[in-house]
Molecule: SAM riboswitch aptamer (S box leader)
Organism: Pseudalkalibacillus decolorationis
RNA sequence: CUCUUAUCAAGAGCAGGCUGAGGGAAUUGGCCCUAUGACGCCCAGCAACCGAUCUUUUACCUUAGGAAAAAUUAUGUCCUUUUCUUCAAGGGAUUCUAAAAGGCACGGUGCUACUUCCAACAGAGUGAGAUCGUUCAUUCUGGAAGAUAAGAG
Numbered sequence: 001c002u003c004u005u006a007u008c009a010a011g012a013g014c015a016g017g018c019u020g021a022g023g024g025a026a027u028u029g030g031c032c033c034u035a036u037g038a039c040g041c042c043c044a045g046c047a048a049c050c051g052a053u054c055u056u057u058u059a060c061c062u063u064a065g066g067a068a069a070a071a072u073u074a075u076g077u078c079c080u081u082u083u084c085u086u087c088a089a090g091g092g093a094u095u096c097u098a099a100a101a102g103g104c105a106c107g108g109u110g111c112u113a114c115u116u117c118c119a120a121c122a123g124a125g126u127g128a129g130a131u132c133g134u135u136c137a138u139u140c141u142g143g144a145a146g147a148u149a150a151g152a153g
Base pairs, nucleotide, nucleotide: 001153002152003151004150005149006148007147008146013043016042017041018040022033023032024031027120028119029118030117044112045111046110049108050107051106053103054102055101056100057099058098059097060091061090062089063088064086065085066084067083068082069081070080116145121142122141123140124139125138126137127136128135
C1' cells in the first nucleotide's frame, strides 16, 4: 500500500504540565471549536478489538422421548441403520483441548467537542410551489469515502 471481516448515536481532562495558532481526514457548501488558549506531546482517564489470565456451563457413555433420511415392503406401519435433537433420567471425567457466557485491565493497540459534526451518490416517504415531469424543504434506508481492530498478501 491492497484485500477480507467486525464496529463507528454509549464512554472518557472546561481550569493537570509543556507548547503556541490554527483546528473539526481530503474537495465543495454549511455548522462549529479556538489567546477565558485550540492542534500536538507528556500525564491522567474511557472502552474492551486481539493476546494472556480467572470463574461457570457444555463436550463423553447408557437409557428414554421426538424429528429426518436410507434400507425393506405389492402398499403402509413396526423392526434395522445413520444423522440431528431434549431446561429428560442416570453414570463417568473435571488433566489437556475447544466453544459459549461472565470477570480482570497484565501485554499490543485504540479512543477522550459536536452521530464518522452535517450534506454531496442512489432509492423511498411527507409537505409546499409548479402542472406531466421538475424545484425547494424535511425524514428514513442503502452506497461511496474515512477511522479503528483482527487476519491475509